[in-house]
RNA sequence: GAACAAAAACAAGCGCCAGGGCUCCCGUAUCUAGUAACGCGGCGGGAGUCGACGAGGGAGACGUUUAUCGAGAUUUUCGGCGGGUGCGUCUCGGCUUCGGGCGGUCGAUAGGGCGGCGACAAAACCCGGCGGCGACGCCGGGAACAAAACGCCGUUCGGCCCGGGCA
Numbered sequence: 001g002a003a004c005a006a007a008a009a010c011a012a013g014c015g016c017c018a019g020g021g022c023u024c025c026c027g028u029a030u031c032u033a034g035u036a037a038c039g040c041g042g043c044g045g046g047a048g049u050c051g052a053c054g055a056g057g058g059a060g061a062c063g064u065u066u067a068u069c070g071a072g073a074u075u076u077u078c079g080g081c082g083g084g085u086g087c088g089u090c091u092c093g094g095c096u097u098c099g100g101g102c103g104g105u106c107g108a109u110a111g112g113g114c115g116g117c118g119a120c121a122a123a124a125c126c127c128g129g130c131g132g133c134g135a136c137g138c139c140g141g142g143a144a145c146a147a148a149a150c151g152c153c154g155u156u157c158g159g160c161c162c163g164g165g166c167a
Stems, first nucleotide, its partner, number of pairs: 014082004019078001020050009031039001053070003059091006092107005098163005111157008125142007
């Protein structure tokens, strides 16, 4: 240096914590009530804990960063950091067309708008269990409830140029 093996890790509405909230421990006096002790509270130090509930979202490269939707809550789902399936440009691909170009629109479930109908979640809540001194974490069960994407129906829009075929 290489190969092999093992362990850990293998997250993408995801991860993280220097602010902040909270907990425990140690220390402390200018505090309380004269002393001592204790320590509700103060201060210092240490160790922890919390810090977004799901649905949806991936052609490739580069760039960019408060990148879709609702649920809960109304003290932190606060405040930040990083990432990211968003977005932009180009390329590729589908449709727009039988072929090519420009344009449009989308991403192998591959057009847009509008109207109607339809469907889908987890947390929160209730019950129980496990771990932790604690803040809190984890697991199982019960009964619910969305919106967008999506599906179905209707309607509307889907351009320009060139070429080919047929009549």

The prediction has a mean pLDDT of 80.
Predicted 3D model of a 167-nucleotide RNA (glmS glucosamine-6-phosphate activated ribozyme aptamer) from Rubrobacter tropicus.
Its Rfam family is "glmS glucosamine-6-phosphate activated ribozyme aptamer". Rfam links the family to the GO terms catalytic activity and regulation of gene expression.
The source organism's lineage runs through Bacteria, Bacillati, Rubrobacteria, Rubrobacteraceae and Rubrobacter.
The RNAcentral record of the sequence draws on Rfam.